[in-house]
RNA sequence: AACGACAACGCCAAACCCCGGGUGACCGGGGGACGGAAAGCCACGGGUCUCAAAGAGAUCGCCGGGUUGCCAGGU
Numbered sequence: 001a002a003c004g005a006c007a008a009c010g011c012c013a014a015a016c017c018c019c020g021g022g023u024g025a026c027c028g029g030g031g032g033a034c035g036g037a038a039a040g041c042c043a044c045g046g047g048u049c050u051c052a053a054a055g056a057g058a059u060c061g062c063c064g065g066g067u068u069g070c071c072a073g074g075u
Base pairs, nucleotide, nucleotide: 002075003074004071011036012035016031017030018029019028020027021026034061040067041066042065044064045063046062047059048058049057050056051055
C1' cells in the first nucleotide's frame, strides 16, 4: 500500500410512523432497522426523478470517478 477475517472497538441507518421545510423530486429532527467495510464527503461523468420545463433543481443507500478515515489475523 492493496486485499477485507465465523476478529475487536465502535460507526452509519432502508422501508415505515410522527413533527417540520419545500410547488415538487426530496431534505432536516425523533422513533425504527432493511442493509452497509467507506451506506463518510463531493453533483465531476452517466442514469433516474421533479418543476414554473428556456432552463433550473433532486438523488452519492443507482453506477463510475475524485477525496478523506478506523482496525490488524492473513496475503